A computed fold for a 91-nucleotide RNA from Propionispora vibrioides, annotated as c-di-GMP-I riboswitch aptamer.

RNA sequence: GUGAAUAUUGGGCAAACCUGCCGAAAGGCAGGGACGCAAAGCUACGGGUCUAACGACAAUGAAUUUUGCCUAUGAUCGCCAUGCCGCCAAA
Numbered sequence: 001g002u003g004a005a006u007a008u009u010g011g012g013c014a015a016a017c018c019u020g021c022c023g024a025a026a027g028g029c030a031g032g033g034a035c036g037c038a039a040a041g042c043u044a045c046g047g048g049u050c051u052a053a054c055g056a057c058a059a060u061g062a063a064u065u066u067u068g069c070c071u072a073u074g075a076u077c078g079c080c081a082u083g084c085c086g087c088c089a090a091a
Base pairs, nucleotide, nucleotide: 012037013036017032018031019030020029021028022027035078041084042083046080047079048076049075050074055070057068058067059066
């Protein structure tokens, strides 16, 4: 380097959906449930994406109304990335 054969643990997490709760929403938590995942473990101080309560602007309006748009301080790690930790071994 080539060919053949053999082997590949114990397990872990849990999408959608349903129920309940929290939240303005995005979404989160718990239970059920499995689409999948070798990091689908943690990390939100990088990027992307989502929401727009508060606030700003504009319009409307009797109004403390209604609508549009801008905006994270909100969210997402099962979007990517960074850092840290972890399991297996025919390598």
The RNAcentral record of the sequence draws on ENA and Rfam.